[in-house]
């Protein structure tokens, strides 16, 4: 210095034909069962009173981008 490959809520990790972002699971709030914890059942969980905003970050393509293109950043590999 070249190349590949990954990045999405508080955590792992879905969603690739570009079309409801966040399935799904863990935690965590509150209830309920228990004498009490555990364990299990219900219910609610991205931010922001709200308009909005949010998939590393910046732009762009497009009616629409987590998903397509350019740069750019951290990680990981591999080659000099």
């Nucleotide at each position: 210095g070249c190349g590949g490959c990954u990045g999405u809520g508080g955590c792992g990790g879905a969603a690739u034909u570009g079309g409801c972002a966040g399935a799904c699971g863990c935690g965590u709030a509150c209830g309920g069962u228990u004498g009490a914890g555990g364990g299990c059942c219900g219910u609610a969980u991205g931010g922001g009173u709200a308009a909005c905003c949010g998939u590393g970050c910046u732009g762009g393509u497009u009616c629409a981008a987590a998903u397509c293109c350019a740069g750019u950043c951290a990680g990981c590999c591999g080659c000099a």